[in-house]
Molecule: SAM riboswitch aptamer (S box leader)
Organism: Geodermatophilaceae bacterium
RNA sequence: AUCUCAUCCCGAGGGGCAGAGGGAACGGCCCGUUGAAGCCCCGGCAACCACCGUGAUUCCUCACCGCCCGGCGAGGCCGAUCACGACAGGUGCCAAUUCCGUCCCGCGCAUUGGCGCGGGAAAGAUGAGGA
Numbered sequence: 001a002u003c004u005c006a007u008c009c010c011g012a013g014g015g016g017c018a019g020a021g022g023g024a025a026c027g028g029c030c031c032g033u034u035g036a037a038g039c040c041c042c043g044g045c046a047a048c049c050a051c052c053g054u055g056a057u058u059c060c061u062c063a064c065c066g067c068c069c070g071g072c073g074a075g076g077c078c079g080a081u082c083a084c085g086a087c088a089g090g091u092g093c094c095a096a097u098u099c100c101g102u103c104c105c106g107c108g109c110a111u112u113g114g115c116g117c118g119g120g121a122a123a124g125a126u127g128a129g130g131a
Stems, first nucleotide, its partner, number of pairs: 002130007013042005021031003025102004043094003048090002052085007059076004064071002098123001103120007
């Protein structure tokens, strides 16, 4: 750099250095010398992945219903999936819904093409996995 999947109206900031930008792009609108970006320290939020526990399903073994199928019972706990809980190891995050819009569709209002509401997409962010 790229592909797939999930999530994105919840939540969580103080200090030090620094010194003018920042909110991805564009437009808007904001944040910022009462201190932006960046770096460091401490704190916090959340729970994607890992680890752990419980339960269900699946699964495996055995017995029985004569056999297959199917059913039923006992056992197993390896694996898988799902749900819930716990933890905080790997990430992430801590202005505004991803700040809002951008492209498409529907509805309503307006009529020089816009406004509002709703839905979807695109793009982006984060995680997990793949090549």